[in-house]
Molecule: small-subunit ribosomal RNA
Organism: uncultured bacterium
């Protein structure tokens, strides 16, 4: 000192949360020792038992007993005990000490003063006195009452008990005198008011007489007075919690006079008189609370708190009252009342732990019915001494703070073991074991304190009083004596590492990571958040981190929080400026002179108790702890200063106001008046519609509408002018004229002389709507009512009417608005670049003295813009800049512009003020950024639409899918981008599925052991797998000849194999799609607080981010294009299996042959096309349009080629692979079945519905491919599928192989047909172990639906669509599918952007999982 958390990311605002310190604590786990502290925070709840206040015989009277001894008549007596115990009278104390915090918001407390308005026992000092008398009474005795507590009668007695007299000086009452306004004071006189004796010693005095006291001495007391000290009472200034949703309170109330009362002022009390007193600077009321020194926290200012210790107050079962006393209205006193408890003989009595222990109860929770008066302190006493739960100690509790230990050094085979692992290792870890040491604490034994000094006693020395050598008092010396704690602290010694470590945490904040288990379950969590099969976040383990006799959790307070902001915040948009003005209190206030000294500043003094804190020292071994010294805010008094603020007195003119002269204006109020328009009425012309809507209808109209002309009535509003123009405080104000009236501005500089600014309350104004009463009523017309539409419905939106009403006027209310400059209170001042409009007024210049123009000043109103400021947006002399003054307001979101437990206002509607519970497992929000989206905008592309051609959707069949069925119908693919897809070919196999039969180291791989070479032939059983047999047969390499090795088979054991089992959301690889769309990025620089932007945007252009120009950008990369392949033209080279122009041979004929390589063709290598040329356009550009030449022209046509990325797209069943799962089975083998099912739905194809056709016959023209387990010719056979046959060919040679549409001829004539071919029957062929489930093909027969297909929808822009055949892969066989080849060969568009997809720019956004988003209400 900060951190986490709002977002895809950013900055800001803002709340929530955390890290710190503390605690009279409690709870969980754990627990060695010691020191010092602390310990009912709750029930001021109730209390058993014991103790906590007595003491004095030196104030007084009385006065035992047990025991012991002696005597005894044995009944008892005496002495001692003992003037003791004991009770009583009397004195002092009991008002201290100890406890508690209920009450109290108060002079209760704190602080500083006052008391001339007071008291003070005991104590100290000083002065004086202590005289003379008297009568009682308890105890005791007697009698009586009562259960008890207790009480009564009669009698005796004492005092330092009580009372009278004397004297004294104070004090006090009266009177007189002096001076005098009064008071006070002084003097005099008169009345009242004191006392108590006790102890000890002595004989100097006195009295009796030989020792005593009524004497003396001494001491302790007593009384009076003065003073001190201490303590107390009362009064005052200042300070002292929350609520205004508590605003008025008060009759002894405020004051006066007389009287009373008190120690004392005072309405403290009383009688009378007056009518005051308090309050927004918060009275009264309500709630809460003992206050303080201090304590905790904090940098401080503050905030919270008031345990222990200390000061004050209050209380003592609850309420009330007085008595005694110096002091009480009294904790362990009295009386009364009440509640409660106890005793009782029922008549009556007793009690008060908030003293110390202790009990019950309450509670999360708080100790022993201990020891001692040894110390300190207190009461009484002359003293010894007694009393003292004050106090000193001990006990219990880790409750806190402090100290200390649980060992130290060495020790690597880095042991065992645990954990992990990529199996190599790593880690726990020098940790342990082991070796060498030490001895704190605890344990045992021994020694053993300080705290103790007084006091008294004894002995003794000195002094003093005195007549005294008694005696007392004072000072000193010596001796013995006094310890609860405690045999404790401490010291020494003994043995031996021996007895002594836990708790929390490990996702981020926040130091510390792995494995297993679990699988949105169990659970965690302070906040964010973890957990849905690979969890560093749950649980456990290993390891690690932190603290440590403790560690965590919970509660509470402060801090962080500048999150109530005095120090130290804000209000344009985040929460926050009252709708606007006038103005009261209050706050603030121009220049200048003098004075004052309240504020202010400086010095001094007093106080600020002690303790505590801070600083400096000291004592316990250290520390905690304790002791000593110093310092200190504030308050009060006092001395000074006089700048500033304030007060008082005076002056000034700049602020403010007045005056004079002007002009501008929808400023306000009232009266009058004008034209246009709407509606209505009357009359005319005129005829069929008008009106209304998205489209209609209701409605109006032939009884004459709408339209049009003329006249009239009535109400309301004022076109053009009109303007980011004007006026007003705001709301607001708009025809014209008149009257009344407010304000602002300009100019002049005559007057006043700070008169000013703001403004809590208060008062006034305040759009529209609304309310009340009366008028008016043309238009408009929310509601209501009625009608028509829309719709699933339509109580609505739309339409036609339309009453009340409103708009209008008069009068009274209401008091709110997006009352806005879409959020900006007011004033002043000072200040702080400008530019450009406009409006009002004025000055100067030019000018013709008119207008215009130029320029300057003041006031208003706009735009742009610098500095500055702001989170940014923006604001920017009209500030949101820079400062000052005053007012209002804000403090997370919601609840809530709400409720009433309220107050005020209102006729009502309602307004003003204005919470809380609860909730968000934490956000809500502002500004800006990137994207995405929009039934936003602009530009552009694409068979996207349009224009066309041919289809699909209807039929039959094929195929795939869904669904259903099934023992199984294996699995996957599911919008485009699944559905003739994986599958380029399921009868068995394939095959993964089902049923049944079998195997278990396995069908397959590696290793080990034993045996056998391998291999081949064969029998029986069985559906087969398989089981049981028989026979043949030995090789290769090395060899020390025993054997070993390679390969292979069988048997066996175990490591392991195996899995088309799961997860494509753990993955690699591959693929689809947007999309062959033109995009996607980077470096450096620049801009921005930042996310980001710029570049890549803009102007053109392109198929293209293609190119050009411009530009805070300059470059670059991946894409585009090009480079590659095929194709179109030409050339070169090469000619066999290809070709044949010319030559030759042969044939019925044919490149069949010789020959040749010109052509075609095949193959190699080249050329060619580049907007190169011309014209025009365009920015002299890029480029575009046209043209020439050319085989080809503007990327010639086609292919391959797929940027950054998106879809958790598809695939674990191609393959690979993590994890999980199965292991006599989810593996493997076999037979049969299934994947081919079938009410139905969908996709994709094929064939058709016919004449551009079918059928029959005839005749042409391809390309590209395949072929040895193959293609298979010719010939022959069969109607045909095919059979037979075998030549040729590993193929430019042979073969598949016949191309078909086309063309020619013939026929059919619009018909379910000579169309169409499904279906079915019979008969066959081929392949194959095998065609039943379940193949293809052929022949004959059969001859279904179908006559061009609803909504909807697909493809295609040229050698394309359409149509026609051909080949290939797979394959034993099986294609209407797929891939490829050629033949014939169109129509339409060239323009536009309505739909769809996509690209770029821009805009809005509360979306960012991104519109299939987000989100509101109702219901469940």
């Nucleotide at each position: 000192a900060g951190a986490g958390u709002u977002u895809g990311a950013u900055c800001c605002u803002g709340g929530c949360u955390c890290a710190g310190a503390a605690u009279g604590a409690a709870c969980g786990c754990u627990g060695g020792c010691g020191g010092c502290g602390u310990g009912c925070c709750u029930a001021a709840c109730a209390c058993a038992u014991g103790c906590a206040a007595g003491u004095c015989g030196a104030a007084c009277g009385a006065g035992a007993a047990g025991g012991u001894c002696c005597c005894u008549u044995c009944g008892g007596g005496g002495a001692u005990g003992a003037g003791u115990a004991u009770a009583g009278u009397g004195g002092c104390g009991c008002a201290c000490g100890g406890g508690u915090g209920a009450g109290u918001a108060a002079c209760g407390c704190g602080u500083g003063g006052g008391u001339a308005a007071u008291c003070u026992a005991c104590c100290u000092u000083u002065g004086g006195a202590u005289u003379u008398g008297g009568g009682a009474u308890a105890a005791c005795u007697u009698c009586g009452c009562g259960a008890a507590a207790g009480c009564g009668u009669a009698g005796c007695u004492a005092a330092u008990a009580c009372c009278g007299g004397a004297u004294a000086g104070u004090c006090u009452g009266g009177c007189u005198u002096u001076a005098a306004u009064u008071a006070a004071u002084a003097a005099g006189u008169u009345g009242g008011u004191a006392a108590a004796g006790g102890g000890u010693g002595c004989c100097u005095c006195u009295a009796u007489u030989u020792a005593u006291a009524c004497g003396c001495a001494u001491u302790c007391g007593u009384c009076c007075a003065a003073a001190g000290a201490u303590g107390a009472g009362c009064c005052c200034g200042c300070g002292u919690c929350u609520c205004a949703u508590u605003a008025g309170c008060u009759a002894g109330u405020u004051g006066g006079u007389g009287g009373g009362g008190u120690a004392a002022a005072g309405g403290c009390c009383u009688a009378c008189c007056a009518a005051g007193g308090c309050a927004a600077c918060g009275a009264u009321g309500a709630g809460u609370a003992a206050c303080u020194g201090g304590u905790c926290u904090g940098a401080g200012a503050g905030g919270a708190u008031g345990a222990u210790c200390a000061g004050u107050c209050a209380c003592a079962c609850u309420g009330g009252a007085a008595c005694u006393g110096a002091a009480a209205c009294a904790c362990g006193g009295u009386c009364c009342a009440g509640a409660c408890u106890c005793c009782u003989a029922c008549g009556g009595g007793a009690g008060g732990c908030a003293g110390c222990a202790g009990u019950g109860g309450g509670g999360a929770a708080u100790a022993u019915u201990g020891c001692g008066c040894a110390a300190u302190g207190g009461g009484c006493g002359a003293a010894a001494g007694c009393c003292u739960g004050a106090c000193g100690c001990a006990g219990c509790a880790a409750c806190g703070c402090c100290g200390u230990g649980u060992g130290a050094g060495g020790g690597a085979u880095g042991a065992a073991g645990g954990u992990u692992c990529u199996c190599g290792g790593a880690u726990c870890g020098u940790a342990a074991a082991c070796c060498u040491c030490u001895g704190u604490c605890a344990g045992a034994a021994g020694g053993g304190a300080a705290g103790a000094a007084c006091g008294g006693u004894u002995a003794u020395a000195g002094g003093u009083c005195u007549a005294a050598c008694a005696g007392g008092c004072c000072u000193g010396u010596a001796a013995a004596u006094u310890g609860a704690c405690a045999g404790u602290a401490c010291c020494c010694c003994c043995g031996g590492a021996g007895g002594a470590a836990g708790c929390c945490c490990c996702g981020g904040c926040u130091a510390a990571c792995u494995a297993c288990g679990u699988g949105c379950c169990a659970g965690c969590a302070g906040c964010c958040g973890c957990g849905g099969u690979a969890a560093u976040a749950c649980g456990u383990a290993g390891g690690g981190g932190g603290c440590a006799a403790g560690c965590g959790u919970u509660g509470u307070c402060c801090g962080g929080a500048a999150u109530u902001a005095c120090u130290g915040g804000g209000c344009g948009u985040a929460a926050a400026g009252c709708g606007c003005g006038c103005g009261u209190a209050g706050g603030u206030g121009g220049c200048u002179u003098g004075u004052u000294a309240a504020g202010u500043c400086a010095g001094g003094u007093g106080u600020c108790a002690a303790a505590a804190u801070g600083c400096g020292g000291a004592g316990c071994u250290c520390a905690a702890c304790u002791c000593c010294g110093c310092a200190g805010c504030g308050c009060a008094c006092u001395u000074g200063a006089a700048a500033c603020u304030g007060g008082c007195a005076g002056g000034c003119u700049u602020g403010a106001g007045u005056g004079c002269a002007g002009g501008a204006g929808a400023g306000g109020a009232a009266a009058g008046c004008g034209g246009a328009a709407u509606u209505c009425c009357u009359a005319g012309u005129g005829u069929a519609g008008c009106g209304g809507u998205g489209a209609a209808a209701u409605g109006c109209g032939u009884a004459g509408a709408u339209a049009u002309u003329a006249g009239g009535a009535g109400g309301a509003a004022c076109a053009c002018c009109a303007g980011u123009g004007g006026c007003g405080a705001a709301g607001g104000c708009g025809a014209c004229u008149u009257u009344c009236u407010g304000g602002a501005c300009u100019g002049c500089a005559a007057c006043u002389g700070a008169c000013a600014c703001u403004g809590a309350g208060g008062c006034g104004c305040g759009a529209a709507a609304g309310c009340u009463a009366g008028g008016g009523g043309a238009g408009c017309c929310a509601a209501c009512c009625a009608g028509g539409a829309u719709u699933a419905g339509a109580a609505a939106c739309c339409c036609c009417u339309g009453u009340a009403g409103u708009u209008c006027c008069u009068a009274c209310c209401c008091c709110u608005a997006a009352a806005c400059g879409a959020a900006u209170g007011g004033g002043g001042u000072c200040u702080u670049a400008g530019g450009u409009g406009u409006u009002g007024g004025g000055g100067g210049g030019u000018g013709a003295c008119a207008a215009u123009c130029c320029u300057c000043c003041c006031g208003g109103u706009g735009c742009c813009g610098c500095a500055g400021u702001u989170a940014a947006c923006g604001c920017a002399u009209u500030a949101a800049g820079u400062a000052c003054c005053c007012c209002g307001c804000c403090u997370g979101g919601g609840g809530a512009c709400u409720a009433c437990g309220g107050c005020c206002c209102g006729c009502a509607a309602g307004g003003c003020u204005g919470a809380a519970a609860c909730u968000c497992a934490a956000a809500a929000g502002g500004a800006a950024u990137u994207g995405a989206c929009g039934g936003g905008g602009g530009c552009c592309c694409g068979c996207a639409c349009a224009a066309g051609c041919a289809g699909c959707g209807g039929a039959g069949c094929a195929u795939g899918u869904g669904g259903u069925u099934u023992a199984a119908u294996u699995c996957g693919a599911u919008g485009c981008a699944a559905c003739g897809c994986g599958a380029a070919g399921a009868a068995c196999c394939u095959u993964a599925c089902c049923u049944g039969g079998g195997c278990u180291u396995g069908a397959c791989a590696u290793c080990c052991u034993a045996g056998g070479a391998a291999u081949c032939c064969u029998g029986c059983a069985g559906a087969g797998a398989u089981g049981c047999g028989g026979g043949a047969g030995u090789g290769c390499c090395c060899u020390u000849c025993g054997g070993g090795g390679a390969a292979u088979c069988u048997a066996g054991a175990g490591a392991c194999a195996g899995g088309u089992g799961c997860u494509g959301c753990a993955u690699g690889g591959c693929u689809g799609u947007c999309g062959u769309c033109a995009g996607c990025u980077c470096g450096u620089g620049c801009c921005g607080u930042g996310a980001g932007g710029u570049g890549u945007u803009g102007g053109g252009u392109u198929a293209a981010g293609u190119c050009c120009c411009g530009c805070a950008a300059c470059g670059a990369g991946c894409g585009c294009a090009a480079c590659c392949c095929c194709u179109a033209u030409c050339c070169u080279c090469a000619g066999u299996u290809g070709c044949c122009a010319g030559c030759a041979c042969a044939u019925a004929a044919u490149g069949g042959u010789g020959g040749g390589c010109a052509c075609u063709c095949u193959g190699u290598g080249g050329a060619g096309a580049c907007u190169g040329c011309c014209c025009g356009g365009g920015u002299u550009a890029a480029c575009c349009g046209g043209g020439a030449g050319g085989a080809a022209g503007g990327u010639g046509g086609g292919g391959a080629u797929g940027a950054c990325g998106u879809c958790a797209a598809g695939u674990c069943a191609u393959c690979a692979u993590g994890g999980c799962c199965c292991u006599u089975a989810c593996g493997c083998c076999c037979a049969g079945g299934g994947c081919u099912a079938c009410a139905c739905a969908c996709g994709u194809a094929c064939u058709a519905c016919a004449a551009u056709g079918g059928u029959g016959g005839g005749u042409a023209c391809a390309a590209a491919g395949g072929g040895c387990a193959g293609c298979g010719a010719a010939g022959c056979c069969g109607c045909g599928a095919g059979g037979u046959g075998a030549a040729g060919c590993g193929a430019a040679u042979c073969u598949c192989a016949g191309a078909a549409a086309a063309c020619c001829c013939a026929u059919c004539a619009u018909a379910g047909u000579c169309c169409g071919g499904a279906u079915u029957g019979c008969a066959g062929u081929c392949u194959g172990c095998a065609a039943c489930u379940c193949c293809c093909c052929u022949g004959c027969a059969u001859g279904a639906a179908g006559u061009u297909g609803g909504a909807a929808u697909c493809g295609c822009u040229a050698g394309u669509a359409a149509u026609c055949c051909u080949g290939g892969a797979u394959c034993a066989g099986c294609a209407u599918g797929c891939c490829a080849g050629g033949g014939u060969g169109a129509a339409u568009a060239a323009a536009a952007u309505c739909c769809c997809c996509g690209g770029c720019c821009u805009u809005g956004u509360a979306c960012u999982c991104a519109c299939c988003g987000c989100c509101c209400g109702u219901c469940a």